[in-house]
RNA sequence: UUUCGAUAAGGGCAAACCCUGAGUGAUCGGGGGACGCAAAGUAAUAGGGUCUUCUUAAUACAAUGAUGUGGUUUAAGAGAAGAUAACUCUAAACCUAUAUUAAGUCGUAAAAAGAUAGCCUUACUGCCGAA
Numbered sequence: 001u002u003u004c005g006a007u008a009a010g011g012g013c014a015a016a017c018c019c020u021g022a023g024u025g026a027u028c029g030g031g032g033g034a035c036g037c038a039a040a041g042u043a044a045u046a047g048g049g050u051c052u053u054c055u056u057a058a059u060a061c062a063a064u065g066a067u068g069u070g071g072u073u074u075a076a077g078a079g080a081a082g083a084u085a086a087c088u089c090u091a092a093a094c095c096u097a098u099a100u101u102a103a104g105u106c107g108u109a110a111a112a113a114g115a116u117a118g119c120c121u122u123a124c125u126g127c128c129g130a131a
Base pairs, nucleotide, nucleotide: 004129005128012037013036017032018031019030020029021028022027035118041124042123043122046121047120048119049116050115051114052113053112055110056109057108060105061104064102065101066100067099068098069097070095071094072093073092074091076090077089078088079087
């Protein structure tokens, strides 16, 4: 010096969670707090993985929305009906059922942008010195 990592010494960082701030979001900053970490130091302009957002595409679905059908009620009009009723048509409101559907919903794919170094590889730097 390199490799390596001890019940060594001096120390360092800080997960979840809580408070607070920023962001559409993943997440990040500050404070508290310690699950753990021999690089849990830096680099996302080294490469993968994972996550988020938006757009596009197709498929599926029907909570919300829209349309159509069905039923109930209202009382108005009309009628080839007629008895004051019943029947048919139109209009309004409501109901639940059904069908279709999107600028709706769940997931998928692609591209773009972003996040993540305490996911992995990689690069650089660093304290100590037992075996």